[in-house]
RNA sequence: GUCCCUGUAGCUCAGCUGGAUAGAGCACCCGCCUUCUAAGCGGGCGGUCGAAGGUUCGAAUCCUUUCGGGGACG
Numbered sequence: 001g002u003c004c005c006u007g008u009a010g011c012u013c014a015g016c017u018g019g020a021u022a023g024a025g026c027a028c029c030c031g032c033c034u035u036c037u038a039a040g041c042g043g044g045c046g047g048u049c050g051a052a053g054g055u056u057c058g059a060a061u062c063c064u065u066u067c068g069g070g071g072a073c074g
Stems, first nucleotide, its partner, number of pairs: 001073007010026004019057001028044005050066005
C1' cells in the first nucleotide's frame, strides 16, 4: 500500500432478506426469601448501534468518507 473481518448497555454478545417500543446474559439498584451471607425468585436502571454525510416514507441493517481493533498478501 491492497484486500478481508470487526466496533450495539459498565462487560460478553444477538439482531445484518431495511419496518413495529433496539434485545439477552452477567454486573449494578430495590424488594421477597434467609438468623446473616450466598444462591434462588420478582421488579428496576442503563445504549445519539465508533464518527460524519447520503439514499429511503422508514437505516443498527444499504452507499460514501473517516477513526479504532484484528488478520492475509506485498
Predicted 3D model of a 74-nucleotide RNA (transfer RNA) from an Erysipelotrichaceae bacterium. It was read from a public genome assembly. It matches the Rfam family "tRNA". By type it is a transfer RNA. Model confidence (mean pLDDT): 80 of 100.